[in-house]
Small-subunit ribosomal RNA, central domain from an uncultured bacterium, 350 nucleotides, folded computationally.

Context: one part of a larger RNA
RNA sequence: CUGGGUGUAAAGGGAGCGUAGACGGCAGCACAAGUCUGGAGUGAAAUCCCGGGGCUUAACCCCGGAACUGCUUUGGAAACUGUGCGGCUGGAGUGCAGGAGGGGUAAGCGGAAUUCCUAGUGUAGCGGUGAAAUGCGUAGAUAUUAGGAGGAACACCAGUGGCGAAGGCGGCCUGCUGGACAUUAACUGACGCUGAGGCGCGAAAGCGUGGGGAGCAAACAGGAUUAGAUACCCUGGUAGUCCACGCCGUAAACGAUGGAUACUAGGUGUGGGAGGUAUUGACCCCUUCCGUGCCGCAGUUAACACAAUAAGUAUCCCACCUGGGGAGUACGGCCGCAAGGUUGAAACUC
Repeated sequence: CUGGGUGUAAAGGGAGCGUAGACGGCAGCACAAGUCUGGAGUGAAAUCCCGGGGCUUAACCCCGGAACUGCUUUGGAAACUGUGCGGCUGGAGUGCAGGAGGGGUAAGCGGAAUUCCUAGUGUAGCGGUGAAAUGCGUAGAUAUUAGGAGGAACACCAGUGGCGAAGGCGGCCUGCUGGACAUUAACUGACGCUGAGGCGCGAAAGCGUGGGGAGCAAACAGGAUUAGAUACCCUGGUAGUCCACGCCGUAAACGAUGGAUACUAGGUGUGGGAGGUAUUGACCCCUUCCGUGCCGCAGUUAACACAAUAAGUAUCCCACCUGGGGAGUACGGCCGCAAGGUUGAAACUC
């Protein structure tokens, strides 16, 4: 390389848009590049293979055949692939008319709570723990009442509920804005699927500049515990957590399950639509589409399990794996302010 694989054994890229490329619906006509078929030329000899022969055999040698699976040229076929032309509507997209949603972004607003400040009431404790102590408090704390400041997060609703490609998204209102869904069938007429590179997105932590800082809290300090305690527990507490702009580009970025299309028993919840029966009025019931769960047959699987949201049956495209350690290391390249990221070995060893 081939083959075989990728939920848990090694293996799905974190996720999207999309370039080249690969693959691609229905029917018609043409061409004949691929494809199939006939002829001609060539494919040196030797070797290999088959048959026969010569050295006493064999190796070796000789004769004949086949083969040399290829290339060139020429005649033909037209199903499939391809190319060209015109056409179709089922794939895909647009339109009309609808409802759902924590989808994104910007601005504004609200209440509860914590902390702090001021004032009142009030007096000796408060706090904390397994028990304590550090800590706070007669310079009046804790508790309680009123007022004020400021930051961050939005109880209940809340749900294997919703939305988003993923990361993720939850108080209320408004502006701007993306996507999906069902109905209709007016329009376009294969415009599709995938996607090496590429481009933008990407939790938390971290970094740069400038703000902000209530609570929480790495580091740090103290008190305990302990043989020790650089911890677990307690009292404090700085980065950080928040905002703006710019970097970083990684996660058990998980469904540990790439994307697309088609097909293959059922049952039962739930979210969003549409149609129908009936009642005439909400519900209920039936059918159907999209999403999200559970159970389960066939089938698959090493088993566990998966089972129309497949890990079943098939096709197309991409990514990845090939014994453990060494090692996601070294070196080099690229990227980054740095931290580091990405690409990614070998010796040696079992």
Its mean pLDDT, the model's own confidence on a scale to 100, is 88.
Rfam family: Bacterial small subunit ribosomal RNA.